[in-house]
Context: one part of a larger RNA
RNA sequence: GGAUGAACGCUAGCGGCAGGCUUAACACAUGCAAGUCGAGGGGUAUAAGUAGCUUGCUAUUUAGAGACCGGCGCACGGGUGCGUAACGCGUAUGCAAUCUGCCUUUCACAAAGGGAUAGCCCAGAGAAAUUUGGAUUAAUACCUUAUAGUAUAUAGGAGUGACAUCACUUUUAUAUUAAAGAUUUAUCGGUGAAAGAUGAGCAUGCGUCCCAUUAGCUAGAUGGUAAGGUAACGGCUUACCAUGGCACCGAUGGGUAGGGGUCCUGAGAGGGAGAUCCCCCACACUGGUACUGAGACACGGACCAGACUCCUACGGGAGGCAGCAGUGAGGAAUAUUGGACAAUGGGCGCAAGCCUGAUCCAGCCAUGCCGCGUGCAGGAUAAAGCAUCUAUGGUGUGUAAACUGCUUUUAUACGGGAAGAAACCCCGCCUCGUGAGGCGGAUUGACGGUACCGUAAGAAUAAGGACCGGCUAACUCCGUGCCAGCAGCCGCGGUAAUACGGAGGGUCCAAGCGUUAUCC
Numbered sequence: 001g002g003a004u005g006a007a008c009g010c011u012a013g014c015g016g017c018a019g020g021c022u023u024a025a026c027a028c029a030u031g032c033a034a035g036u037c038g039a040g041g042g043g044u045a046u047a048a049g050u051a052g053c054u055u056g057c058u059a060u061u062u063a064g065a066g067a068c069c070g071g072c073g074c075a076c077g078g079g080u081g082c083g084u085a086a087c088g089c090g091u092a093u094g095c096a097a098u099c100u101g102c103c104u105u106u107c108a109c110a111a112a113g114g115g116a117u118a119g120c121c122c123a124g125a126g127a128a129a130u131u132u133g134g135a136u137u138a139a140u141a142c143c144u145u146a147u148a149g150u151a152u153a154u155a156g157g158a159g160u161g162a163c164a165u166c167a168c169u170u171u172u173a174u175a176u177u178a179a180a181g182a183u184u185u186a187u188c189g190g191u192g193a194a195a196g197a198u199g200a201g202c203a204u205g206c207g208u209c210c211c212a213u214u215a216g217c218u219a220g221a222u223g224g225u226a227a228g229g230u231a232a233c234g235g236c237u238u239a240c241c242a243u244g245g246c247a248c249c250g251a252u253g254g255g256u257a258g259g260g261g262u263c264c265u266g267a268g269a270g271g272g273a274g275a276u277c278c279c280c281c282a283c284a285c286u287g288g289u290a291c292u293g294a295g296a297c298a299c300g301g302a303c304c305a306g307a308c309u310c311c312u313a314c315g316g317g318a319g320g321c322a323g324c325a326g327u328g329a330g331g332a333a334u335a336u337u338g339g340a341c342a343a344u345g346g347g348c349g350c351a352a353g354c355c356u357g358a359u360c361c362a363g364c365c366a367u368g369c370c371g372c373g374u375g376c377a378g379g380a381u382a383a384a385g386c387a388u389c390u391a392u393g394g395u396g397u398g399u400a401a402a403c404u405g406c407u408u409u410u411a412u413a414c415g416g417g418a419a420g421a422a423a424c425c426c427c428g429c430c431u432c433g434u435g436a437g438g439c440g441g442a443u444u445g446a447c448g449g450u451a452c453c454g455u456a457a458g459a460a461u462a463a464g465g466a467c468c469g470g471c472u473a474a475c476u477c478c479g480u481g482c483c484a485g486c487a488g489c490c491g492c493g494g495u496a497a498u499a500c501g502g503a504g505g506g507u508c509c510a511a512g513c514g515u516u517a518u519c520c
Stems, first nucleotide, its partner, number of pairs: 001520004006516005013372006019365002021330001026328003030325003035072003040069002046063008079283003088208008098200002103196007111145004121134005151176011181188003209255003216246003221243008258280004262273004285306005308319004336362001338361003344358001345356004375406004385397003389394001412456005426441007464509005469490003475504005485492002
């Protein structure tokens, strides 16, 4: 000099853009953060209409909340950095050792039956959480059968290719495996297979902090055979066999730490950092386990154990903010229990739409960067005041002020007032043609009556902080008298202190200026 997720002191007019618990992965009151589909299913409360009469009941039609079965989603999105020195990350390759819901393309198919179970109803247990028995009912829920030159498995035959076990094509035999319908009739779905896309899994080379006052470590340990297991290779697991494997090119142990893109600094080489944003990883009170599923060993799922908190009728139960706000605690220190789904994106749905603390916005904070302003011109008796020097004439503050004229950014008041809107969707028309394309019209804005524009009046609404011995730009007087104090270093202060305190003057930055901390 530059930099910061900064803090502290003094000060403070406005706007734009960004950023905002670095500490206790400490504990959490309250609200919200993941639902959706009636075009899968049964169907209720309820509402409205009609008819009958016993005038408040019955029958019937239409609409139909909540709950339930079922499907898809909940593995995304959002948070945090505890752990991890590791194929975790980065990079370059490989899988002839793999899986992949939704989506795209192509091919083929959807036949015949069955038994239940939620709900509803009846009867119970319990303070609650919850739960038991009986009867009864549906499905795109479940089961059986049929169908299957393609799929899978096993055992063979032939060919082509590769050269590490093999791969591909074709063929024979045996075995196994499907399906679902819905309604508003044109659409949405279902099953099997092949390929693609996307996502994921696995493997390998290289790179990836400090300590040798850590020198030896290792028995599933290193390799082989076989079996099991997995989507898949593999000591992944097990049985048997062998005795290997790693290490001063630092094994093992200990400490520290998420990694990268990037960011800061620097002429560069380097050094330092890993906030915001993006990619990957890990975690979800602590430890463990699997279930479901295309995908999890699952933040707002399940089970077990533990710690903690809460409810209880003492028999028993409930919970997990490292989601968004918010509270306590810790700390030098870090914000609102706000608005909206209008846009972008996501989930479900044919769609309308519903949900979305993702997101978009607003609020708070000079935390940072950028921009603007705090007036402009004239004005000398060079006023007064203050200060200083003095040759007693003067000099500085200083065109500064007063005063005169002008302007109105900003602030104030009043008036007008967008873009972001492209669409989806709805209505009408046209075209090709069987699901799209085009045209026209109407509707949809949280921010927000905001940005912006205009009008009005009037200099009106707006300057401070640090420093002035040298380094280092800027000097005098008074007070103090090794005292009080200053100080980054050198050092000032013991009676004329440009170094302390005050004043005048000056210098540098400026809505900031200084100090502290950290990095180059």